The RNA shown here (c-di-GMP-I riboswitch aptamer) has 91 nucleotides and comes from Syntrophaceae bacterium UBA4054. Its Rfam family is "c-di-GMP-I riboswitch aptamer". Rfam's curators write: GEMM was predicted in a large-scale screen for bacterial structured RNA regulatory elements. Model confidence (mean pLDDT): 85 of 100.
[in-house]
This record gives sequence, C1' cells and structure tokens, in this order.
RNA sequence: GCCUGAGAAGGGCAAACCGCCUGAAAAGGCGGGACGCAAAGUUUCUGGCCUAAAUCCCGGGUUCAUGGGACAUGGCGGCAGGACUGCCGGG
Repeated sequence: GCCUGAGAAGGGCAAACCGCCUGAAAAGGCGGGACGCAAAGUUUCUGGCCUAAAUCCCGGGUUCAUGGGACAUGGCGGCAGGACUGCCGGG
C1' cells in the first nucleotide's frame, strides 16, 4: 500500500419512542433510550426520497380571509453511488 471483518481488545455512534426547544413543514438541537451500525465519520457532487413557507398559475370571492396545482431556495449522509478522512484485528 492492497484485500478482508471472526465469536478478539479498548472504545465509538445511536433507530423507534418520551421530554424540552427551534421550524410553515419536512426535519433538526439537547437530554433520556437502544433498533441497529466497521465508516451509522465528513461532504448534497449524481440519482432517489420527504416537505412546500415564499414565489408562480388556477379557482372562488368583492376588501379581510380562504381552496387547488407547480416549485427547493428547505431537508434526509441511518436511501444508494461518488469524493475525502480514520481505529483495531487477520491476510
């Protein structure tokens, strides 16, 4: 450097759910909690998925308010690929 992960050692992360907070939502943060994870470390570059506040279109309606559609500029790295980085054991 490459391949590999068994029932090893020391450790690490933490799904669902619950509480508080942030957010229009998706979701996120912190605490509790463990379903799992050998990159469940980092990164939206590619695809995918979730949401739709603002914006645009349409309807209805007289103002206020309200319905439908499109849309990421918002998210998910614990959906997959790529990129970068890394502990231990074995070959």